[in-house]
RNA sequence: AUCCGAUAAAGGCAAACCCUGAGUAAUCAGGGGGCGCAAAGUAACAGGAUCUUUGAGCGUACACAUGGAUGUGGCGUAAGAUAGCCUUACUGCCGGA
Numbered sequence: 001a002u003c004c005g006a007u008a009a010a011g012g013c014a015a016a017c018c019c020u021g022a023g024u025a026a027u028c029a030g031g032g033g034g035c036g037c038a039a040a041g042u043a044a045c046a047g048g049a050u051c052u053u054u055g056a057g058c059g060u061a062c063a064c065a066u067g068g069a070u071g072u073g074g075c076g077u078a079a080g081a082u083a084g085c086c087u088u089a090c091u092g093c094c095g096g097a
Stems, first nucleotide, its partner, number of pairs: 002097004012037002017032006035084001041090003046087003049082005057077004062073004
């Protein structure tokens, strides 16, 4: 340096669920809690997959209201989330070959 992860050693992370907060939601953050994990470390602006939703933006020769500008609703577009879903990339403790 490369590949591998049996036995250890030092450790690490933290599922479900509960409480508080944020968000329209998926979900996220903090505290508790441990199902498990050799990357359950990082990256969602690397590729897939799955999930959420009209809250926002944009469009609309649709409907309603209005003196008009316009507003509300619908429709479409899209936007967002998950790294403990998989691949990939980078980094990392110990040991074996």
About this RNA:
The RNA shown here (c-di-GMP-I riboswitch aptamer) has 97 nucleotides and comes from Candidatus Brocadia carolinensis.